[in-house]
RNA sequence: AUGUUAUCAAGAAAGGUGGAGGGAAUAGACCCUAUGAUACCUUAGCAACCCUUUACCUGUUAAAGAAGGUGCUACAUUCUAUCCGUUAAACGGUAUAGAUAACGA
Repeated sequence: AUGUUAUCAAGAAAGGUGGAGGGAAUAGACCCUAUGAUACCUUAGCAACCCUUUACCUGUUAAAGAAGGUGCUACAUUCUAUCCGUUAAACGGUAUAGAUAACGA
C1' cells in the first nucleotide's frame, strides 16, 4: 500500500518564515487568496478515536476527565457528473470516491 470496523454533527487561531496559488483527484459550478493563500515552524486551543477514573444492569452501557498517542482549528466531505423518493425549482436518503481513528498483516 491493500483489508476490517466506526464516524464524517458540532467545536476550536494567533505569531513567524515564505511568496502564488488553493479548497483530495478529473471536468464544470461556487468559494478563498498580494488586506499574503497553500505549505512549514512555534505557541495556544478544539474534540474525545485510542486512553484515564467511577458506577452498574458487565456492554454496541452511563457519567466525569484530558496526563499521553493520533486528529483537527475558512465556508465545507461545498455542489453536480450514482440511484431512489417527494410534483417543478428544490429537498431528503443513498452509492462511489475521500478523510480520521482503532485493529490486523

Background:
A computed fold for a 105-nucleotide RNA, annotated as SAM riboswitch aptamer (S box leader). The model forms 94% of the base pairs in the Rfam consensus.